[in-house]
Molecule: c-di-GMP-I-GGC riboswitch aptamer
Organism: Nitrospiraceae bacterium
C1' cells in the first nucleotide's frame, strides 16, 4: 500500500416519536438503534424523489445511509 478480527479504544445513527424549518422531496435539534470501516467531506457522472414550466423535455431543488468518482482519516490480527 492493500485488506478488514467474534481484537481494543473511540465514532456515526435507519425506522419510529417529539419539537422546529420547508409548497414539497426533505433539513436541523432531542430521544431512539436497524445497521455502518469511511454511514467523514465534495452534487462531478448516473439513479431515484420533489416543485415549477413545459410537453416527454427543460429548469430549480432533495437524497453522500442508492451506485460510481474525487479527497482526507482512527486502529492493526490474518493474508
Nucleotide at each position: 500500500u492493500c485488506c478488514g478480527a467474534u481484537a481494543a479504544a473511540g465514532g456515526c445513527a435507519a425506522a419510529c416519536c417529539c419539537a422546529u424549518c420547508g409548497u414539497g422531496a426533505g433539513g436541523u435539534g432531542g430521544g431512539g438503534a436497524c445497521g455502518c470501516a469511511a454511514a467523514g467531506c465534495c452534487a462531478c457522472g448516473g439513479a431515484u424523489c420533489a416543485g415549477a414550466a413545459a410537453a416527454u423535455u427543460u429548469c430549480u431543488g432533495a437524497u453522500g445511509g442508492c451506485c460510481g468518482g474525487g479527497u482526507u482519516a482512527c486502529c492493526g490480527a490474518a493474508a